[in-house]
């Protein structure tokens, strides 16, 4: 200079006039004037997760359901974040990973193949050993043995073929052909040492193999969860008044803890007929805030000290025009608050590491 | 605002792990003087989109997207 990789900032500047919601001071004729400040995001999105906050006769036991699922830390908490470990992929920086159990149990596996899970035997390969047949020695015979032969009985999985997948894998020996039979090395599994808080690495011995795959199939372990959600509540006010008709029950039934049992509390229930109703005010933004310095820790993050006030509405605001400039402005709009995740997003800056090729 | 579903051919749809059924419709033939009727044949490269799981996914998991409905 080229290319990749992490991380993190920013998200049209500047001037003017007009307006819109709040919030403060003066002044008022109570209708408003005039003056100061303040006004959308990094994702405000999806509502995927976890909190705070609220209320449900406190949430106690049981079963079910759901959910996470390698260690260790971080936090208010979490399925998130940081750090390590193993696995994968990249020449490197670096990335990805629902990463507990199929030697506890049941189930699946289409086609094709001999054989898809207690392995089995289509070809092939041998046929050491039994039997058989042929020729032979030795014998009087009976019997005994030696070659050869067929593939009867066997043996055997090296090799062939099929598949995604075929019961360690490569080599040597070794056999009648073969084969963890037996060696070596690698792989697995058990033990013990050792290093490490721990996942887990490493070494030694041992097992000869027993333990195919699938748990984003059922299911098994371990841990975790009551529920409803600011239209939750709360207060102030008015109503739900007095009645009627039916029909059911008598210590059971109902109702409500919003899966179901038990527990627990509260109570007669339902249906219709008439009558009658008004909304305000709060929660609402000071809160696990946010800036700076400083300090502990590789890191998430914690401590400490100073400074700071920054939207809050309920047709629901933060727009509009005009001038300039320049690279011509992207996804996108708060409604109870926060942490995270997930998606969307023109451009532009930093920082920091990789690897090529140049040059000094 | 908060909670529930459901995307397979132009329509209507089966089918939840082993390579996508059927029915209007279309579109070619056939019968017919011609039309409907009626027969015979065609028609899903991607099951709403991207990923993962598995040997294998419309179907199982996770994320977007678009619809629909239910409280208030």
């Nucleotide at each position: 200079u080229u290319g990749g990789c992490u991380g993190g900032c920013u998200g049209g500047g500047c001037a003017g006039u007009c307006g819109c919601c709040g919030c403060u001071u003066a002044c008022u004729u109570c209708g408003g004037u005039a003056g100061g400040g303040g006004g959308a995001g990094g994702a405000a999105a999806g509502u995927c997760c976890g909190g705070a906050c609220u209320u449900c006769g406190c949430a106690g036991g049981g079963u079910a359901a759901a959910g996470u699922g390698c260690c260790a830390g971080g936090u208010a908490a979490c399925g998130c974040c940081u750090g390590g470990g193993g696995a994968g992929c990249g020449a490197a920086a670096g990335c990805u990973c629902a990463c507990g159990g199929c030697a506890a149990g049941u189930g699946c596996a289409g086609c094709a193949g001999a054989a898809a899970a207690u392995a089995u035997a289509c070809c092939g390969c041998c046929g050491a050993u039994g039997g058989c047949g042929u020729u032979u020695g030795u014998g009087a015979a009976a019997a005994c043995g030696g070659a050869c032969g067929a593939a009867c009985a066997g043996g055997u999985a090296a090799g062939g073929u099929u598949g995604a997948a075929a019961u360690g894998g490569u080599g040597c020996g070794g056999u009648a052909a073969g084969a963890g039979c037996g060696c070596a090395c690698c792989g697995c599994g058990c033990u013990u040492a050792u290093g490490g808080c721990a996942a887990c690495a490493u070494a030694a011995g041992u097992g000869g193999c027993a333990u195919g795959g699938u748990a984003a199939a059922c299911c098994c372990c371990a841990c975790u969860u009551g529920a409803a959600g600011u239209a939750a509540g709360a207060c102030c006010a008015a109503a739900u008044a007095g009645g009627g008709a039916u029909c059911c029950u008598a210590c059971a039934g109902g109702u409500g803890u919003g899966a179901c049992c038990c527990g627990c509390a509260c109570u007669g229930g339902a249906u219709c007929c008439g009558g009658g109703u008004a909304g305000g005010u709060u929660g609402c933004u000071u809160g696990a805030g946010c800036u700076u310095u400083g300090u502990g820790g590789c890191g998430a993050c914690g401590c400490a000290a100073a400074g700071c006030c920054u939207a809050g509405a309920a047709g629901a605001a933060u727009g509009a025009c005009u001038g300039u400039c320049c690279c011509a402005g992207a996804c996108a709009g708060a409604a109870u608050c926060c942490g995270g995740c997930u998606u969307a997003c023109a451009g532009g800056c930093c920082a920091g590491c990789c690897a090529a090729a140049u040059u000094u | 605002a908060g909670g529930g579903g459901u995307g397979u051919c132009g329509c209507c749809a089966a089918g939840c792990g082993g390579u996508a059924a059927g029915g209007c419709a279309a579109c070619g033939g056939g019968u017919u003087u011609u039309g409907a009727u009626c027969c015979c044949g065609u028609c899903a490269u991607u099951c709403g989109u991207a990923g993962g799981u598995u040997c294998a996914a419309a179907u199982c998991c996770u994320g977007c997207c678009a619809c629909c409905c239910c409280u208030g």
Molecule: RNase P RNA; transfer RNA
Organism: Pleionea mediterranea